[in-house]
Molecule: c-di-GMP-I-GGC riboswitch aptamer
Organism: Solirubrobacterales bacterium
RNA sequence: UCCCGAAAUGGCACACCCGUCGCGAGGCGGGCUCGCAAAGCAAGGGGUCUCUCCGAGACAGCCCGGCUACCGAAG
Numbered sequence: 001u002c003c004c005g006a007a008a009u010g011g012c013a014c015a016c017c018c019g020u021c022g023c024g025a026g027g028c029g030g031g032c033u034c035g036c037a038a039a040g041c042a043a044g045g046g047g048u049c050u051c052u053c054c055g056a057g058a059c060a061g062c063c064c065g066g067c068u069a070c071c072g073a074a075g
Stems, first nucleotide, its partner, number of pairs: 003075001004072002011036002016031006034061001040067002044064003047059005
């Protein structure tokens, strides 16, 4: 350093509730905490979903791929 994932510090936040934006899928903020070692970023491929469906969108906590990153026990 890479693989890897014990411990600790810290981090994120499914579902649900409240507020708010959106026709909607959903987004954002707060509460809460099922889980997460990339559950950080980003719609490239697949997939799912929405709408006013030859089109325009949503989801990165569905999978693959890309970029970046904290700690350091064993191996």